[in-house]
Formats: sequence, C1' cells, structure tokens
RNA sequence: GCCGCGUUAGCUCAGUUGGUAGAGCAGCUGAUUCGUAAUCAGCAGGUCGGGUGUUCAAAUCGCCCACGCGGCU
Repeated sequence: GCCGCGUUAGCUCAGUUGGUAGAGCAGCUGAUUCGUAAUCAGCAGGUCGGGUGUUCAAAUCGCCCACGCGGCU
C1' cells in the first nucleotide's frame, strides 16, 4: 500500500428485507428478612465511532475519515 471483518447502554452482545433502538450482567428504588445474601417487582441508562449523501423515513444503503483485529504484498 491492497483486501476482509468489527465499532450499538458502564460491561458482554442482539437488532434478518430501511419503518417505535433491545436483552443479560452491573446500577438505583421498593417488597421480602432481625440483618445480609438470594429471590421478586419496578425504574433509570443511547448523538447506534465521526462526517456527508440517498430516501417520506437510515443502527441498517453509498462515499470519506478514525480506531481495533486478521490476511496479502
């Protein structure tokens, strides 16, 4: 230098064909307990890596850039 894959909640990851952004764990509140743990109920948490374009509508499609991993030379 070229090619491929990845980047989504604090962490680990879903999100198929463009149509309301989700789960588990962690966190907070409550119930339960003499208390803790466990269990149960609820709540909060997101510029979907950055920018731009296409579209009525983009995490999803196009282009550029950044970072990580792998391959080729």